The part of an RNA shown here (small-subunit ribosomal RNA, 5' domain) has 541 nucleotides and comes from an uncultured delta proteobacterium. It matches the Rfam family "Bacterial small subunit ribosomal RNA". Rfam links the family to the GO terms ribosome and structural constituent of ribosome. RNAcentral holds the full RNA, with entries from ENA, Greengenes and SILVA.
[in-house]
Context: one part of a larger RNA
RNA sequence: GGACAAACGCUGGCGGCGUGCCUAACACAUGCAAGUCGAACGAGAAAGCCCCUUCGGGGGUGAUUAGAGUGGCGAACGGGUGAGUAACACGUAGGUAACCUGCCUUCGAGCGGGGGAUAACAGUCCGAAAGGACUGCUAAUACCGCAUAACGCCGCAGUUUCUAUGGAAUCUGCGGUCAAAGGUGGCCAAUCCUUGGAAGCUACCACUUGAAGAUGGGCCUGCGUAGCAUUAGCUUGUUGGUAGGGUAACGGCCUACCAAGGCUCCGAUGCUUAGCUGGUCUGAGAGGACGAUCAGCCACACUGGAACUGAGACACGGUCCAGACUCCUACGGGAGGCAGCAGUGGGGAAUCUUGGACAAUGGGGGAAACCCUGAUCCAGCAACGCCGUGUGAGUGAUGAAGGUCUUCGGGUCGUAAAGCUCUGUCAGUGGGGAAGAUAGGAGUAGGCAUCAGAUCCCUACUUUAGACGGUACCCACAAAGGAAGCACCGGCUAACUCCGUGCCAGCAGCCGCGGUAAUACGGAGGGUGCAAGCGUUGUUC
Numbered sequence: 001g002g003a004c005a006a007a008c009g010c011u012g013g014c015g016g017c018g019u020g021c022c023u024a025a026c027a028c029a030u031g032c033a034a035g036u037c038g039a040a041c042g043a044g045a046a047a048g049c050c051c052c053u054u055c056g057g058g059g060g061u062g063a064u065u066a067g068a069g070u071g072g073c074g075a076a077c078g079g080g081u082g083a084g085u086a087a088c089a090c091g092u093a094g095g096u097a098a099c100c101u102g103c104c105u106u107c108g109a110g111c112g113g114g115g116g117a118u119a120a121c122a123g124u125c126c127g128a129a130a131g132g133a134c135u136g137c138u139a140a141u142a143c144c145g146c147a148u149a150a151c152g153c154c155g156c157a158g159u160u161u162c163u164a165u166g167g168a169a170u171c172u173g174c175g176g177u178c179a180a181a182g183g184u185g186g187c188c189a190a191u192c193c194u195u196g197g198a199a200g201c202u203a204c205c206a207c208u209u210g211a212a213g214a215u216g217g218g219c220c221u222g223c224g225u226a227g228c229a230u231u232a233g234c235u236u237g238u239u240g241g242u243a244g245g246g247u248a249a250c251g252g253c254c255u256a257c258c259a260a261g262g263c264u265c266c267g268a269u270g271c272u273u274a275g276c277u278g279g280u281c282u283g284a285g286a287g288g289a290c291g292a293u294c295a296g297c298c299a300c301a302c303u304g305g306a307a308c309u310g311a312g313a314c315a316c317g318g319u320c321c322a323g324a325c326u327c328c329u330a331c332g333g334g335a336g337g338c339a340g341c342a343g344u345g346g347g348g349a350a351u352c353u354u355g356g357a358c359a360a361u362g363g364g365g366g367a368a369a370c371c372c373u374g375a376u377c378c379a380g381c382a383a384c385g386c387c388g389u390g391u392g393a394g395u396g397a398u399g400a401a402g403g404u405c406u407u408c409g410g411g412u413c414g415u416a417a418a419g420c421u422c423u424g425u426c427a428g429u430g431g432g433g434a435a436g437a438u439a440g441g442a443g444u445a446g447g448c449a450u451c452a453g454a455u456c457c458c459u460a461c462u463u464u465a466g467a468c469g470g471u472a473c474c475c476a477c478a479a480a481g482g483a484a485g486c487a488c489c490g491g492c493u494a495a496c497u498c499c500g501u502g503c504c505a506g507c508a509g510c511c512g513c514g515g516u517a518a519u520a521c522g523g524a525g526g527g528u529g530c531a532a533g534c535g536u537u538g539u540u541c
Stems, first nucleotide, its partner, number of pairs: 001541004006537005013389006019382002021347001026345003030342003035073003040070002048061005080300003090224007099217002104213007112146001114144002121136006152177007160169003182205006191198003226272003233263003238260008275297004279290004302323005325336004353379001355378003361375001362373004392422004402413004426482001428477005436468001440464008485530005490511003496525005506513002
C1' cells in the first nucleotide's frame, strides 16, 4: 500500500447493485416450509334457502359439495448446516468384459378370462388422552390364481465374430419359466333392444413385456490433495487361497477351512488440525493466505444404533429401539426434535422482518382447469461493502463586522460572508405512467387428419392473468431553501502559531515528548489529508 461476511468511536443527504450468527452442530414459544389426483374406487354430511306438516317431522336444493377413507404419483427433489471426515472424501484422468436407472424419447409385441378380501361406514367395547379391540357390509388402476409368451430369464448342446484369454456379443435347436387394469370422449355400416343405447368399433390417457437411447447414480484404479519423528514400528478378518452366503454389482463384504502373510524412514502406526474444489485476496511473477456470498461434489439432521417401503433412502419436516432434555397426564401412560423461512432466549465485539406474491423462472400432482411451493421473485431493516450523485453557480473589496496573531505599522480567516444576478440535480408537492405477458388458459371460426365424428395438431380473431407498484420513468410547481464531517499538523509524513500546564495532567506505531518560553500534553486560531464518510482495533498478502 491492498483486502475484509468485520467490530468499535465520532458523524451521517439520496439512489442503484450486492452482502448480513465467523461465537453455542446451544435450547427453542408461535405460524408457515409437500402435496396433488373425483378422468382409479366405494361411501358421503351440515349450515343456509324453498315447499309440505298430524308441529313429532318429511321432501327438494345446497351437492359431480365439504371433510375423511382405499388407491396412484410425489414426498430420496428443492432448502439448511459444516459437527464428523486426512479418506477414492474431493480434484483430475481412466475403467466397469463386475452394475442399476421411476418419470421421458424411439422401436416391437400384448392388454383374455376369473377369484377372495379389506378400509371407509354401521354396531358393541376399552382408554384421562394418545389411541385401540371385536363383529358385520362394500369397491377399485388395491390384492391373488389361471390363460397367453418372445429377440426376456434359466438349463443343455452347437455356430460365428471379437478379446485384457478371465470372457463378451451373435445365431440355431431342445426343455423349463415369468405379465397386464382400466378410465374419459366419440360413432352406429354390420349383431341385439330400436328417438337412442348395449356389445362392438375407434381416439386419447393409463397398464404389461422386450430392445435401444437419454438422464441420474453405484463400484474400481493411476496421480494430486495438512502439521508433528519431542509419534518407529503397526496388523489376526489381519494378507492371500478354496468353498459357500450376500449384493444391482466386484470384493474378507460375511462365514467355514487352509497357508502365514500384509504395511513401513519414498514416513506405516499414533496424535493434532481440517469439509474438498471451481475460486477469493495479495503479489511484477514465483509464491503466500483463505475456501463467506455464487456454482459442483461430499457428509450430517437432538445423541447412538437399525432396518422397512421404494426405481432410488438406511430417509431434516418417515418408522422402530436405546439415551439425554422439554412438555401433557386421571400416574396407568403418552407427545416432541428450526443445521427449512421468519422469530425467541442464551453465548458474543458482532450479524435483519414472526412482511407480500405465486405475476415471472423452476419444481410436485393432474387429461386439463387448477392446486401446492418461506424454492424463487419482491418488499422491509443495517453506510456492512462497492459504485454514482448532491449539499449550489456567477459576480462581489469599504478587503465590512467578528475571531486570531502582531514588531501595534499591520497580517490572516478572505471572494470567504453580506449584497446583486441565476440554475433546479436530489429530497418535497401535484399530474401522467410502464416494460417485465413470451407462453399458457377460455371462447368463436376455419383447416389438417379420419370410413365418419370427436380428441389431438395448425391458423386467425376476441378475451383472461403483475406481488413488486401508482414503483421506475416523464411533465409541471415552489424553493438556495432541507443536506459535512472525521482524523492529523516533532521526524518518518502533507500541514504552525498563541494560551494553559509544569517529569504533573497527559501523549505515543517507532524514535521519543512533558521538570516555567512545549510547533509532541489540553484548548483556541490557522493549516493539511480524505470525504458521507473519517479514524481506531483485528486478520491476511